[in-house]
RNA sequence: GGAGGGAUGGCAGAGCGGACGAAUGCGACGGUCUUGAAAACCGUUGAGCCUCCGGGCUCCGGGGGUUCGAAUCCCCCUCCCUCCGCCA
Numbered sequence: 001g002g003a004g005g006g007a008u009g010g011c012a013g014a015g016c017g018g019a020c021g022a023a024u025g026c027g028a029c030g031g032u033c034u035u036g037a038a039a040a041c042c043g044u045u046g047a048g049c050c051u052c053c054g055g056g057c058u059c060c061g062g063g064g065g066u067u068c069g070a071a072u073c074c075c076c077c078u079c080c081c082u083c084c085g086c087c088a
Base pairs, nucleotide, nucleotide: 001084002083003082004081005080006079007078010026011025012024018068027045028044029043030042031041032040046059047058048057049056050055061077062076063075064074065073
């Protein structure tokens, strides 16, 4: 350089244009059980800003666009992976 795949909560990882700021597992926190733990089971659990504490707004690598509506489609950029080629 050519071809292809990918970037989503703390981690992994799903996600037909509307049910989604978002499944599931792990982890974490709280609880049940237990003499006490572990296991099991139940519940909660992304971040930032604002708030009259009731809640509200924004965010899916970054920036634009299409659309009534975008994590999802299009364009540009950044980064990662695989294969091929070139140099050495």
This is a predicted structure of an 88-nucleotide RNA (transfer RNA) from an Actinomycetota bacterium. Rfam family: tRNA. It is annotated as a transfer RNA.